[in-house]
RNA sequence: AGAAGCAGGCAAGGGUCUACUUUCGAACCGAGUCAGGACAGAGAUGUAGCAGCUCUAAGAUUGCUUGACCUUGUGCUUGUGUACAUA
Numbered sequence: 001a002g003a004a005g006c007a008g009g010c011a012a013g014g015g016u017c018u019a020c021u022u023u024c025g026a027a028c029c030g031a032g033u034c035a036g037g038a039c040a041g042a043g044a045u046g047u048a049g050c051a052g053c054u055c056u057a058a059g060a061u062u063g064c065u066u067g068a069c070c071u072u073g074u075g076c077u078u079g080u081g082u083a084c085a086u087a
Stems, first nucleotide, its partner, number of pairs: 002084001005080007012072006019065001020063001023060002030055004038047003
């Protein structure tokens, strides 16, 4: 002056969570609109409301995204540093 090792920093890979985002998503126990039909009425009309449609919840899913955390047979760097090696 240096291996290994240890610690810190920046990045890379993998993973988890969060936010945002894509799509799906409720026979009934969500909402809206409620054909048909039902009920009330002399009638006008009204009431409740199935299916359908729309929106969404739990949940699942998408991502060259955001942030945090964990990890390492990855890279660089700073420091420390051995009796392992060299002089």